Background:
Model confidence (mean pLDDT): 78 of 100. Predicted 3D model of a 153-nucleotide RNA (FMN riboswitch aptamer (RFN element)).
RNA sequence: AUGGAUCUUCGGGGUAAGGUGAAAUUCCUGACCGGCGGUGAUAGCUAUUUUGAACGAUAGCUUUAGCCCGCGACUCGCUAUUCCUUUUGGAACGGCGACUGACUUGGUGAAAUUCCAAGGCCGACGGUAAAGUCCGGAUGGGAGAAGAUCAUU
Numbered sequence: 001a002u003g004g005a006u007c008u009u010c011g012g013g014g015u016a017a018g019g020u021g022a023a024a025u026u027c028c029u030g031a032c033c034g035g036c037g038g039u040g041a042u043a044g045c046u047a048u049u050u051u052g053a054a055c056g057a058u059a060g061c062u063u064u065a066g067c068c069c070g071c072g073a074c075u076c077g078c079u080a081u082u083c084c085u086u087u088u089g090g091a092a093c094g095g096c097g098a099c100u101g102a103c104u105u106g107g108u109g110a111a112a113u114u115c116c117a118a119g120g121c122c123g124a125c126g127g128u129a130a131a132g133u134c135c136g137g138a139u140g141g142g143a144g145a146a147g148a149u150c151a152u153u
Base pairs, nucleotide, nucleotide: 001152002151004150005149006148007147008146009145010144017029018028019027031133032132033123034122035071036070037069038068043062044061045060046059047058048057049056066121067120075098076097077096078095079094081092082091083090084089103119104118105117106116107115125136126135127134
């Protein structure tokens, strides 16, 4: 340096206040929140260069999108293996597939759905007075992040 193997750790936030009602964090007014990777004109730092000093330029590092691209979670289907069951079938753990939300206008500019301003929109399933935010499956799973050891060059 590569990224083959094993392991460890980490890995999601949020209804203030009020209205109606017997009952609502679920309805109404309003409030609040934004997983992971990428892209990217944000912002910052450092070095070099320029300069009277800066701006600027070049290089490096960090950082930058809920609604642009992709992934994950939920749900459903098929299926390998193992176990249970007289059978139908069931369980555990993997694989494959389906499904999988939402942005405009103005400004700047060579370039922005990412910057600035304004307005808007979205959010699995079960429970319950109808839920992105409460309770539950979930002390689960997980995109991935960091690290350790081994291996190879």